Background
This is a predicted structure of a 69-nucleotide RNA (c-di-GMP-I riboswitch aptamer) from a soil metagenome. The RNAcentral record of the sequence draws on MGnify.
RNA sequence: AAAGGGCAAAGCCGCCGCGAGGCGGUGACGCAAAGCUUCGGGUCUCACCGAGAUAGCCGGGCUGCCGAA
Numbered sequence: 001a002a003a004g005g006g007c008a009a010a011g012c013c014g015c016c017g018c019g020a021g022g023c024g025g026u027g028a029c030g031c032a033a034a035g036c037u038u039c040g041g042g043u044c045u046c047a048c049c050g051a052g053a054u055a056g057c058c059g060g061g062c063u064g065c066c067g068a069a
């Protein structure tokens, strides 16, 4: 710190799931780890001795773009 590249909230459509939600398409609110990981906490769901969802809720761990003048 220029230009380029990356991800993709809500909404809408389709499919899956009891559900929280997930996946694909569209879309672009945002993100420099909004890459990966449920290890700790939080929140949420259910067919609740238990099993799940959320990494775009916070923290931890691991990994990690470009670099002109």
Stems, first nucleotide, its partner, number of pairs: 006031002011026006029056001035062003039059003042054005

Its mean pLDDT, the model's own confidence on a scale to 100, is 85.